[in-house]
Context: one part of a larger RNA
RNA sequence: CGCAGGAUACGUGAGAGGAAUCGUCCUUAGUACGAGAGGACCGGGAUGAACAGACCGCUGGUGUCCCAGUUGUUCUGCCAAGAGCAUAGCUGGGUAGCUAAGUCUGGAAGGGAUAAGCGCUGAAAGCAUCUAAGCGCGAAGCCCCCUCAAGAUAACGUGUCCCAUCCAUUUAUGGAGUAAGACCCCUUGAAGAAGACGAGGUAGAUCGGUCCGGAGUGGAAGCGUAGUGAUACGUGGAGCUGACGGAUACGAAUCGGUCGAGGG
Numbered sequence: 001c002g003c004a005g006g007a008u009a010c011g012u013g014a015g016a017g018g019a020a021u022c023g024u025c026c027u028u029a030g031u032a033c034g035a036g037a038g039g040a041c042c043g044g045g046a047u048g049a050a051c052a053g054a055c056c057g058c059u060g061g062u063g064u065c066c067c068a069g070u071u072g073u074u075c076u077g078c079c080a081a082g083a084g085c086a087u088a089g090c091u092g093g094g095u096a097g098c099u100a101a102g103u104c105u106g107g108a109a110g111g112g113a114u115a116a117g118c119g120c121u122g123a124a125a126g127c128a129u130c131u132a133a134g135c136g137c138g139a140a141g142c143c144c145c146c147u148c149a150a151g152a153u154a155a156c157g158u159g160u161c162c163c164a165u166c167c168a169u170u171u172a173u174g175g176a177g178u179a180a181g182a183c184c185c186c187u188u189g190a191a192g193a194a195g196a197c198g199a200g201g202u203a204g205a206u207c208g209g210u211c212c213g214g215a216g217u218g219g220a221a222g223c224g225u226a227g228u229g230a231u232a233c234g235u236g237g238a239g240c241u242g243a244c245g246g247a248u249a250c251g252a253a254u255c256g257g258u259c260g261a262g263g264g
Base pairs, nucleotide, nucleotide: 001151005162006161007160008159009158010157011156015148016147017146018145021049022048023047024046025045026044027043033038051106052105053104054103055102059100060099061098062097066093067092068091069090070089071086072085073084074083075082076081110144111143112142117137118136119135120134163263165176166175167174168173181259182258183257184256185201186200187199188198189197206252207251208250209248210247211246212245213244215241216240217239222235223234224233225232226231
């Protein structure tokens, strides 16, 4: 821009893409078959491999500063307590998120139409013949499965919402202001390179803060007690705490602006 008014929500599916795999064991059955050695079809059950998708409850990884320990050094006047730097200084753990080595699921089953093939009935051609009319069985293959999809210009369907003001003008068109609705802007997100998509914008829990909880670390500082002291114990599962779950308008989403129908 188009889809003969303008919107919003939900659908249909022409078409396109994906997937499609294989093993082992038990049983049927030491049966059929076979002199024996050996050893099935068909059917039933179990369990795996690789591959694919999803997820983070479990097992773990990461987790750049969440907690603790600790070395050297500089600084906060000193003690104590801390801060900076040294790869995040090093070390031990670790929430959310992201993840695999973790977990779950998938191929299938079943049905439909078929291929080669196998048949039924059956003439032409008194017979015969699966074929000429007619009917059936029959594959990891086709369709039914999963994903995208109406620019499918052959531009589809359904529900709902909005409705007829003004100006110019050659009966048609151009322009303006609006409706439903949308956007800009702003707060933002398990959405994201930017656009886009989702949640919100005071009639509000969208982000931050605060509080409560969860979770992590693992016993803060100060003070007291014991010890010459290093240190230990008590106060006290303490203190601190990023992303997690809630609550709460305390701060910030202010005020505003733009677009958008009149129906061949």
The prediction has a mean pLDDT of 88.
Large-subunit ribosomal RNA, domain VI from Alicyclobacillus sp. SO9, 264 nucleotides, folded computationally.
Rfam family: Bacterial large subunit ribosomal RNA.
The RNAcentral record of the full RNA draws on ENA and Rfam.
Taxonomically the source falls in Alicyclobacillus (Bacteria, Bacillati, Caryophanales, Alicyclobacillaceae).